[in-house]
RNA sequence: GCCGCAAUAGCUCAACGGGAGAGCGAUCGCCUGAAGAGCGAUAGGUUCCCGGUUCAAAUCCGGGUUGCGGCA
Numbered sequence: 001g002c003c004g005c006a007a008u009a010g011c012u013c014a015a016c017g018g019g020a021g022a023g024c025g026a027u028c029g030c031c032u033g034a035a036g037a038g039c040g041a042u043a044g045g046u047u048c049c050c051g052g053u054u055c056a057a058a059u060c061c062g063g064g065u066u067g068c069g070g071c072a
Base pairs, nucleotide, nucleotide: 001071002070003069004068005067006066007065010024011023012022013021018055026042027041028040029039030038048064049063050062051061052060
């Protein structure tokens, strides 16, 4: 330098162009003498950035950034 993959909640990751989610974690409640475990609930998101397409974009297209891998 070229090619490919990845970027979504605090962490690990899902998500046929139309409702943004799960597990863990956090907080609160139930339970307990207390805690843990268990059960229930709640909060938590500029879907990496900038444009474009579309009635509508996490998703499709272009460019960029960062990380990983491959080729040279």